[in-house]
Molecule: Guanidine-I riboswitch aptamer
Organism: Alcanivorax sp. 1008
């Protein structure tokens, strides 16, 4: 200097709000109605750059009835980052977006 690595899925988790639930106030209200997310929270959303598994790739050992299969073991790096729109009830490290731009 060249190359190579799904930028796969799914659980969580940091992190987010407020459609349902609870919670807390008000009412002319007791199986109701409004208000508060400036309520710890259940349900809910939730990471490319957070976690863990599962497939998928690549390498290698071995094994079989060997153009093929199996089975083990390894490996799957790195990664600074807006403003601004979007979507749902709503917000967010969602989603445009590993963009823009910066190194």
């Nucleotide at each position: 200097g060249c190359g190579c690595a799904g930028a796969g899925c799914a659980g969580c988790u940091a992190g987010g709000g407020u459609u349902c639930c609870g919670a807390u106030c008000g009412c002319u209200a007791u199986u109701g109605c409004g208000a508060u997310g400036u309520c710890u929270g259940g349900u809910c959303c939730g990471a490319g750059a957070g976690u863990u598994g599962c497939c998928g790739g690549c390498c290698u050992u071995u094994c079989c009835u060997c153009c093929g299969g199996g089975a083990g073991g390894g490996u799957u790096a790195c990664a600074c980052g807006g403003c601004g729109g979007g979507a749902u009830a709503a917000a967010a490290g969602c989603c445009c977006g590993g963009g823009a731009g910066a190194c």